[in-house]
């Protein structure tokens, strides 16, 4: 000096998953607010089989093969650094749950507040805003 790897780190990202208060036999418990999900009338809708349904962006269709798995293609959905729309580039389309049962749905009722990652770097163009200087 260069390459690779690890740790720390201001600050950030995906996501509903944050803030505050109290108690405590001390790392738990409870409460309020905020954000998010489920159940649940009239009206409206639907028509029962093969089960059906929920959370989530995470679904659908076609094809091939070494066939319960893998791969290819298309459509659709999602993320991409203040926000919205639009046009592109890049990336993702996991997983989990209910248990014969749930359309919508006011009152009412019930549940969750996790997990994962980047990190001295914003992926860009156009239009309109917000905020700061």
């Nucleotide at each position: 000096u260069g390459a690779c790897a690890a740790c720390c780190g201001a600050g950030g990202c995906c996501g509903a998953a944050u803030g505050c208060c109290g108690c405590g036999a001390c790392c738990g418990c409870g409460g309020c607010a905020a954000c998010g999900g489920g159940g649940a009338a009239c009206c409206c809708g639907a028509u029962c089989a093969c089960g059906g349904g929920g959370c989530u962006a995470a679904u659908c269709c076609g094809g091939a093969a070494g066939c319960u798995u893998u791969c290819c293609g298309g459509a659709a959905g999602g993320g991409u650094g203040g926000u919205u729309c639009u046009u592109g580039g890049c990336c993702c389309u996991a997983g989990c749950c209910c248990g014969a049962c749930a359309g919508c749905u006011a009152a009412c009722u019930u549940c969750g507040u996790a997990g994962g990652c980047c990190g001295a770097u914003u992926c860009a163009g156009g239009a309109a805003c917000c905020g700061a200087a």